[in-house]
Context: one part of a larger RNA
């Protein structure tokens, strides 16, 4: 030095555990903010570094409910207190709420500096302090008011609103590239990411100028098919419908115009023309409406407003039934015999508990706040028939041309939709569409507006899991911390004594150490806070053996 065996050290795997995560389901909420938000800074405790709470009334103040014996947060010590005259705790409603922050009196390197005005306080005064107020924009109203006569611009005051935040979802305006095409340019990625604007609890869409095809359907949205089909495509890579069928949910309305009435303005030939506003009327495609004639005044509806119960939410309450033997540190295990069950879900308790504890099934409960059905009231709204055909039925619109965009559809035979430039109709004997275009036929009525539900998503609460179990599961068993970076930003590691601290009094070695040996606690200390289990690598000690 090798090998083997035994015993150790180191080390942290493994096993077991779970305070934390992940996913989904249901219900509810979907906003907060100039009455100063979100988010912070600084304070705040008897002793107080951090977290939590709170705000100079500062781990808190008041009222109303709940509960009922302890309490003074995490936190365990000392001290001092509070509490059945109801503390602490839980819920509802209030009060207080420094400074920064949209930040808004002015400034500013956020949490700081410096002011004006009014009122008050102190002081001999200088001055200081307290309370309130003073940003900007838009709109309405009032007053005032230039160049310039009236006027207007402007100015002043006042009232109302806005501003900012919110990691998801939605709509709109802009809009990439890496990539794929095995290169690359059309194409793709993708109308994605990202930026901007806007809103709601959902948003958007929506009551056919839609489809269909000779039968017909009947707003929109979402899901499953149709179908990876028809198509589009350097016919490459790829992109990719619709008709129709089945479901979820269902809901339809209001204007403009013709005409009538009232009111009012402008122009001038002063009684005409052209308007504006208000009310009635009217809203459609088997065309409708007006005008004219006849008839009706009832019934129904409402998505609007107010009042408004029960149930529900935000605290809670009651809630059945077991003893024993043995083993053991400990009984829930074992033995013997019982009981309850609308409760044998689950968790805890010194090992595995229906009957020990919390609960569970079931039953009950609100002073206050939220919410608001039936109903009541208000408000709004609601018919018909016939004749004639003089009137109306959304205009720089439809449509066309050029150059684009959206449509699954890349200009193609390219319809349809949108809007840039130019041109530019018709009013029912009218107009659009049916994938160039024409005819026939069918179907619908553009150029105005609104519309619940089914759908999307985040949070809260509750529940569930052939989800994870500390290199897993969120980055975090808590941390956006420590740390890194000028900064935008990046971003960890780290869980487990024991049933209970009973956390080793006292003695000894040692340096009044570290560490250890006794003793003691404990079931166990080979569970001693470097603490469950404690593999391997690696390092030793002893013995044997080989060289």
């Nucleotide at each position: 030095g090798g090998c083997a065996u035994a015993c150790g050290g180191u080390g942290a795997a493994u096993g077991c555990c779970u305070u934390g995560g992940c996913a989904c389901u249901a219900a509810c909420a979907a906003g907060c903010g100039a009455u100063g938000a979100a988010g912070g800074a600084c304070g705040u405790g008897g002793c107080a570094a951090g977290c939590u709470g709170c705000g100079a009334u500062a781990a808190g103040c008041u009222u109303c409910g709940g509960u009922g014996a302890g309490c003074u947060g995490c936190u365990g010590g000392c001290a001092g207190g509070c509490u059945c005259u109801g503390a602490c705790c839980c819920g509802a409603a209030g009060a207080u709420u420094u400074c920064c922050g949209a930040a808004u009196g002015g400034g500013g390197a956020a949490a700081c500096c410096c002011g004006g005005c009014a009122u008050g306080a102190a002081g001999a005064a200088a001055u200081u302090c307290a309370u309130g107020u003073c940003a900007c924009u838009a709109u309405g109203c009032a007053c005032u008011g230039a160049a310039u006569u009236c006027a207007u611009a402007g100015g002043u005051g006042u009232a109302u609103a806005g501003a900012g935040c919110u990691g998801a979802c939605c709509c709109g305006g802009g809009g990439a590239a890496g990539u794929g095409a095995a290169a690359c340019a059309u194409c793709u990625c993708a109308g994605u990411a990202c930026c901007c604007g806007g809103a709601g609890g959902a948003a958007a869409a929506g009551a056919a100028a839609u489809c269909a095809a000779u039968u017909g359907a009947g707003a929109u949205a979402c899901c499953c098919c149709u179908a990876g089909u028809a198509g589009c495509g350097g016919c490459g890579a790829g992109c990719g419908a619709a008709c129709g069928g089945g479901g979820u949910a269902c809901a339809g309305g209001c204007c403009a115009a013709a005409c009538c009435a009232g009111u009012u303005g402008u122009a001038c030939a002063u009684g005409u023309a052209c308007g504006g506003c208000u009310g009635g009327g009217g809203u459609u495609g088997u065309g409708g409406g007006g005008c004219u004639g006849c008839g009706a005044u009832a019934u129904g509806g409402g998505a609007u407003c107010a009042a408004g119960a029960a149930a529900a939410u935000u605290a809670g309450u009651g809630g059945a039934a077991c003893g024993u033997u043995c083993u053991g540190g400990a009984a829930a295990g074992u033995u013997c015999g019982a009981g309850c069950a609308u409760a044998g879900a689950g968790g805890g308790u010194g090992a595995u508990a229906c009957u020990c504890c919390c609960g569970u099934a079931c039953a009950c409960g609100a002073a206050a706040a939220u919410a608001g059905a039936a109903u009541u009231g208000a408000c709004c709204u609601u018919a018909g028939c016939a004749u004639g055909u003089c009137c109306c039925c959304g205009a720089g619109u439809a449509c066309c041309a050029c150059a684009g965009g959206a449509c699954a559809c890349g200009u193609g035979a390219a319809a349809u939709c949108c809007g840039g430039u130019g041109g530019g109709a018709a009013u029912c004997a009218g107009g659009g569409u049916g994938g160039a275009c024409c005819a026939u036929c069918a179907u619908c009525c553009a150029a105005g507006c609104c519309u619940a539900a089914a759908u999307a998503u985040u949070g809260u609460u509750a529940g569930u899991g052939a989800c994870c179990g500390a290199u897993a599961g969120c980055g975090u068993a808590u941390a956006g911390u420590a740390c890194c970076g000028u900064g935008a930003g990046g971003g960890a590691a780290a869980g487990g004594u024991g049933a209970a601290a009973a956390g080793u009094a006292c003695c000894c070695c040692g340096a009044u150490g570290a560490g250890g040996g006794g003793a003691g606690u404990g079931a166990a200390a080979g569970a001693g806070u470097a603490c469950c289990u404690g593999a391997a690598a690696c390092c030793g000690u002893a013995u044997g053996u080989c060289u």
Molecule: large-subunit ribosomal RNA, domain I
Organism: Deltaproteobacteria bacterium